[in-house]
RNA sequence: GCCCGGGUGGCAGAGGGGUUAUGCGUCCGACUGCAGAUCGGAGGAGAUGAGUUCAAGUCUCAUCCCGGGCU
Numbered sequence: 001g002c003c004c005g006g007g008u009g010g011c012a013g014a015g016g017g018g019u020u021a022u023g024c025g026u027c028c029g030a031c032u033g034c035a036g037a038u039c040g041g042a043g044g045a046g047a048u049g050a051g052u053u054c055a056a057g058u059c060u061c062a063u064c065c066c067g068g069g070c071u
Stems, first nucleotide, its partner, number of pairs: 001070007010024003018054001026042005047063005
C1' cells in the first nucleotide's frame, strides 16, 4: 500500500430499513426485623461527518480507531 471483518447503554451482546432483543450492573418498588435471593418497574445506545429514503443501528461515501490476511 491493497483486501476482509468489526466499532451499538456502565459492561457483555443480538439484530442487516419501521417496533431500541437479552443478560449483568445501577436506581425505585414489593417481599424481609435488616439484608440476600426472588418478583415487578425505570433510566440509559449507535465511532465521527455527509448522502439516499416518508423513515437509517441497518444502505452509500469519506475520515478515525481495533483485529486479521497478502505483498

The RNA shown here (transfer RNA) has 71 nucleotides and comes from Methanoculleus thermophilus. Its Rfam family is "tRNA". The source organism's lineage runs through Archaea, Methanobacteriota, Methanomicrobiales, Methanomicrobiaceae and Methanoculleus. The coordinates come from a structure-prediction model, not an experiment, and the mean pLDDT is 81.